This is a predicted structure of a 1500-nucleotide RNA (small-subunit ribosomal RNA) from a metagenome.
It matches the Rfam family "Bacterial small subunit ribosomal RNA".
The prediction has a mean pLDDT of 82.
RNAcentral holds the sequence, with entries from SILVA.
RNA sequence: AGAGUUUGAUCCUGGCUCAGGAUGAACGCUACCGGCAGGCCUAAUACAUGCAAGACGAGCGGUAAUUUUUGUAGCAAUACAGAGACUAGAGCGUCGUAAGGGUGCGUAACACGUAUGCAAUCUGCCCGGAACAGGAGGAUAGCUCGGGGAAACUCGAAUUAACACUCCAUAAGACAGUGGGUAGGCAUCUACCAGCUGUUAAAUCUACGGAGGUUUCGGAUGAGCAUGCGGAUGAUUAGCUAGUUGGCGGUGUAACGGACCACCAAGGCAAUGAUCAAUAGGGGAACUGAGAGGUUGAUCCCCCACACUGGCACUGAGAUACGGGCCAGACUCCUACGGGAGGCAGCAGUAGGGAAUAUUGGACAAUGGGUGCAAGCCUGAUCCAGCCAUGCCGCGUGCAGGAAGAAGGCUUUCUGAGUUGUAAACUGCUUUUGCCAGGGGAUAAAAUACGCUUGCGAGCGGAAUUGAAGGUACCUGGUGAAUAAGCCACGGCUAACUACGUGCCAGCAGCCGCGGUAAUACGUAGGUGGCAAGCGUUGUCCGGAUUUAUUGGGUUUAAAGGGUGCGUAGGCGGUCUUCUAAGUCAGUUGUGAAAUACUUCAGCUUAACUGGAGAGGUGCAAUUGAUACUGGAAGACUUGAGUACUGAUGAGGUAGGCGGAAUGGACGGUGUAGCGGUGAAAUGCUUAGAUAUCGUCCAGAACACCGAUAGCGAAGGCAGCUUACUAAGGAGUAACUGACGCUGAGGCACGAAAGUGUGGGGAUCAAACAGGAUUAGAUACCCUGGUAGUCCACGCCCUAAACGAUGGAUACUAGGCGUAGGAGGUAUCGACCCCUCCUGUGCCGCAGCAAACGCAUUAAGUAUCCCGCCUGGGGAGUACGGCCGCAAGGUUGAAACUCAAAUGAAUUGACGGGGACCCGCACAAGCGGUGGAGCAUGUGGAUUAAUUCGAUACUAACCGAAGAACCUUACCCACUCUUGACAUUGAAGGAAAGCUCUAGAGAUAGAGCCCUCUCUCACAAGGAGACCUGAAAACAGAUGUUGCAUGGCUGUCGUCAGCUCGUGCCGUGAGGUGUACGGUUAAGUCCGCCAACGAGCGCAACCCUCGUUCUGUGUUACCAGCGAGUAAUGUCGGGCACUCACAGGAGACCGCCGGUGUAAGCCGGAGGAAGGUGGGGAUGAUGUCAAGUCAGCAUGGCUCUUACGAGUGGGGCUUCACACAUGCUACAAUGGGCGCAACAAAGGGCAGCGAUACCGCGAGGUGGAGCAAAUCCCAAAAAUACGUCCUCAGUUCAGAUUGCAGUCUGCAACUCGACUGCAUGAAGGCGGAAUCGCUAGUAAACGCAGGUCAGCUAUACUGCGUUGAAUACGUUCCCGGGUCUUGUACACACCGCCCGUCAAGUCACUUGAAUUGUCUUCACCCGAAGUCCGUGGCCUAACCCGCAAGGGAAGGAGCGGCCGAAGGUGAGGGGGGUAAGAGGGACUAAGUCGUAACAAGGUA
Repeated sequence: AGAGUUUGAUCCUGGCUCAGGAUGAACGCUACCGGCAGGCCUAAUACAUGCAAGACGAGCGGUAAUUUUUGUAGCAAUACAGAGACUAGAGCGUCGUAAGGGUGCGUAACACGUAUGCAAUCUGCCCGGAACAGGAGGAUAGCUCGGGGAAACUCGAAUUAACACUCCAUAAGACAGUGGGUAGGCAUCUACCAGCUGUUAAAUCUACGGAGGUUUCGGAUGAGCAUGCGGAUGAUUAGCUAGUUGGCGGUGUAACGGACCACCAAGGCAAUGAUCAAUAGGGGAACUGAGAGGUUGAUCCCCCACACUGGCACUGAGAUACGGGCCAGACUCCUACGGGAGGCAGCAGUAGGGAAUAUUGGACAAUGGGUGCAAGCCUGAUCCAGCCAUGCCGCGUGCAGGAAGAAGGCUUUCUGAGUUGUAAACUGCUUUUGCCAGGGGAUAAAAUACGCUUGCGAGCGGAAUUGAAGGUACCUGGUGAAUAAGCCACGGCUAACUACGUGCCAGCAGCCGCGGUAAUACGUAGGUGGCAAGCGUUGUCCGGAUUUAUUGGGUUUAAAGGGUGCGUAGGCGGUCUUCUAAGUCAGUUGUGAAAUACUUCAGCUUAACUGGAGAGGUGCAAUUGAUACUGGAAGACUUGAGUACUGAUGAGGUAGGCGGAAUGGACGGUGUAGCGGUGAAAUGCUUAGAUAUCGUCCAGAACACCGAUAGCGAAGGCAGCUUACUAAGGAGUAACUGACGCUGAGGCACGAAAGUGUGGGGAUCAAACAGGAUUAGAUACCCUGGUAGUCCACGCCCUAAACGAUGGAUACUAGGCGUAGGAGGUAUCGACCCCUCCUGUGCCGCAGCAAACGCAUUAAGUAUCCCGCCUGGGGAGUACGGCCGCAAGGUUGAAACUCAAAUGAAUUGACGGGGACCCGCACAAGCGGUGGAGCAUGUGGAUUAAUUCGAUACUAACCGAAGAACCUUACCCACUCUUGACAUUGAAGGAAAGCUCUAGAGAUAGAGCCCUCUCUCACAAGGAGACCUGAAAACAGAUGUUGCAUGGCUGUCGUCAGCUCGUGCCGUGAGGUGUACGGUUAAGUCCGCCAACGAGCGCAACCCUCGUUCUGUGUUACCAGCGAGUAAUGUCGGGCACUCACAGGAGACCGCCGGUGUAAGCCGGAGGAAGGUGGGGAUGAUGUCAAGUCAGCAUGGCUCUUACGAGUGGGGCUUCACACAUGCUACAAUGGGCGCAACAAAGGGCAGCGAUACCGCGAGGUGGAGCAAAUCCCAAAAAUACGUCCUCAGUUCAGAUUGCAGUCUGCAACUCGACUGCAUGAAGGCGGAAUCGCUAGUAAACGCAGGUCAGCUAUACUGCGUUGAAUACGUUCCCGGGUCUUGUACACACCGCCCGUCAAGUCACUUGAAUUGUCUUCACCCGAAGUCCGUGGCCUAACCCGCAAGGGAAGGAGCGGCCGAAGGUGAGGGGGGUAAGAGGGACUAAGUCGUAACAAGGUA
């Protein structure tokens, strides 16, 4: 510090996700040890049991037990009584229990933090100063006796003490009252000086040292109160408040105060957010972060609040009191049913809840607290121990050597290697840790007490005692590598890869995404990476996230400028001078607790941890200064702003009047059959006279031309002419005012169209509606009608793509060209023109900006000020609530849930029922076909035991198959074989073969005969090579599967003209340029120009063939001349001239001429056999279709192995209601039959072609000349010509089908061959919609040959020649293709994408009759405890009067009153739960209906 993820790719916007750190954590797997910390986050739920606050006998009465002793009785045990010591429990009293410890319910508050104030206060114990303590008295608990009660407890009587209580005396510098003087402050006041009056105190104990008591002043500590500032959310909470705000007088308090009361006034708070709601203890600090911030508030420290829930007071220095009280309530327990008891949010512990959090431990040794004179006692505070990897830190699990690179595992190209891996074994060394033993008063402990000293802190002295942790830490010795490694990950982010299994299953997943038979992503294994006594996962917080932006974001198109103006609060504000000092700046002072954090030093072996010191602490307050800027006060200025004046401008607004054209209607005339409307029609109008035309009249609405990126207005908006009223901006002048300004939350006003209310008006147009069309449908588009409305007046509504998708204001920052209004200047007699300035309105363009597109003085540039708005997509501008509205609706405006995207701009393609240009038998122009018939062949389907398999839009279907009777053959049935029909190795043996016989359908099985291969060498033996048999095993084999694992080959776009690269340049980039443009071409062919310059694969050419010619050669071809011969023939001699054949050359290049053009080129001409690539062929760029082929071959993986392999016989591939495709033959006279006559080319031939001859009607047979071929044969070419018959008919057309008889091939023609003869003689009379081929030696017609092959289904295919046309105006249209451009929401690319209803499932939500809890407000009722007030006839020891009785004072019970918790009743409000039903929303591979959007998306 970044990364992944939207796209085919790119840049941006924008969300989601990850890597880091942290944790009071939890869960999974694992675990040697120690130190230091931490440990109910949930139920402030309920609690069994034990402990957590007591001390003092030196305050008091008194005293059980124990012990010592005395006495009496008794022999004694023993009993009783007294005294002493020590003194328990209980009681009175004093101090403490208000601390410590726990928890975080409540609380949004002076609760907390910080800084101040108290002239408005208190303070036990402690410290210091001053003063004092004389006398008297009456009770009471306890104890004893008695009563009640189950108990808790309680009542009565008698008796007793005090440092308990009461009274008197004394008394002030205390308190209260009251005058005077001086000084000060801050209003009430305060201080000092000198007075007067009144009130008020005490307690004793003792060891004789002291301790304690009372009053008062001061200190310290602690507490109380008040105030400024600070820190959370919601406005879908906007108004709240009657003790409320203030005053006067009181009450009350330690104290101020509406804290409380009576009276008076009507205030107080709030948009700087009152009130209400919901949430929450606050801080020091902790985590994170570069910081600013964000989040948190466990442990430790400070403060607050609470103690079962609610209320209340008492006591006290202090409480409204955790382990005190009273009352009410809920709950639990005891009970004799009458009544009682209790409060773990103390420490342990239990139940419950929960993902989850410990021992019913030890000790007061230390620190601290209470109490006591003290010893001491108490102390679940505390110190320790136990449990838990909960965290942090430390240590170890060994170290060194060791290659046969062991074995084993895993992998593999497979016996070779790689890896695990110096790892192990083995050798040597060490001993932290562990275990055993020994040492170890370790240190923390010295005080207190006692003695001495000191003015005070304090210091000194000698002696004794005291350790829970713990026999621990630590030290020493022994022992022995001995006791000690796991977890997660390995597709990218992100370090780390292979094998097997699985097969969209099982599963993984933080995001993107993996898995459908070769998964580095699932599971396992090996290996590797990371961390390590831990490792992962989950939750939460910060970070990354500049993704709420103060630091540090945006707003034309991505989310986002309010529809516009006026204007309030607020914010901001021109120039100069003076004052002030609030902001601001500087210095100083106080504070900012400690701990934490930082720096540094030190202590535990180190570290964590701990101790010391220091620095810092952005804050607050006080004080002293400074005065540039901002603010405040005062004065001045004119440039901002405004006013005035001058002459111009405009569809600015409101009201009135007038006008013509058009439209519709009415009446009349002329006139006759249609009009109207459309893509085409129909509905409609019209003989009752339409449409058309002429005249007159009426009505309403809108204003052609001018008219214009012209004008005006804040925006909406404004258009005939004219009048009135009215508003505005610009220019000029510089007369006046003198900052009067800008913006503007709320607020107010205006605000298109549609809509709405009332009343008018109603010509046109026209939602709804009706009809006609279109259509599969057509509730639409088109047509004919037509109502609201459109128009006016007065009210509402308040929204628009209200758009420049661009808020307002001010200033600055190159230019150029228009246009509107105004002013000035030059020139002119004048006008126009020209130049300059201001204002408005447009276009282009620099810098700059911007993601790009683009903006660019009218900014989207550079700056300042103010306002509105935005923060992923959907849900949703929806729901609920509020406000507005007559309604329609508007405004404000969420959440649950869901997705990993949604969006912007630009790029390349593809596509368009977008555009431009061009090409092609693409159309058109022609010729001939197919589609109808019969047959042939192929396919589908059906059938079958099998009808083997593949191909199946163009690009399958006479295709693989250049030939299925057996074979082929892959299919079916039956019978057989199992190392196999085939290959290699192979012990052993032998030739193999052939022939005969038997069984069998055959394969096969059995028997017999034959005894013999080649080479070396040869007499033999041996060796070698083929070949056969053959045990066992490795293995063979598969037309089994996957063409979506592949190679190779092929089809198609397409013989279309395209496809790319290097360097450079442009662009942030994808990309572009080059390759575009203008010409030209068959062509990205060539030329010109150009930020391009070059190059490659394609095109063309080079190759073959045909066409002309030359040269060479001349047999088997040829025969002109010469000779010979024949009935005739190159037949022969001979020749090589010709034809021809084979080789090799020449020839054609827009080369020449003319025209045209810059050029390329084009047009025409000459010459030429051939003329503009001369005809044809071969040749197929980058790529597309997961196109085809595993059955041609090859090949990975998978599958079968007595079978999915192999053999044999038979059958099938040849079936047949049907459909399709490709063909053949025809339908006839341009023909058919017969007769006669003629002319090719190219091929093939030895298991072959086979002549002449003879036989057969014929297929063919007999026979065998010639020929391995320019020699011989196949071989007859046929259309054609000539002659003749047929004469338009199902025929002398056509030939299917069938019968009979044959021929040939072949082991074999039944299924299932071809051919021949005779006979038979079907459909068919030129073919619907539709569709195919072809542009010249082509189409059409005609035959010939070949391959395959025994034969053939060939009418197929591949070649060959013969005869030999017609037409092309042209590119509008159909199809396909190319280039450029445009739009796009497509990129699997239009066979794309995608919308809505309906149907199904799931989820969350809204509403909902009602119902049920909860919170809260108001009113009223009832009213406990208790304070206060009143009363107090009843009660009462202390004081007073009195001899006494009695009375008084004072107090109390009781009673009454105010307030008052809980409770009750009623009425509201807020927020939950449940809910029949209703509603929309989201999501869910393959449901239904349509096709709304994206292209002109087919109606933009």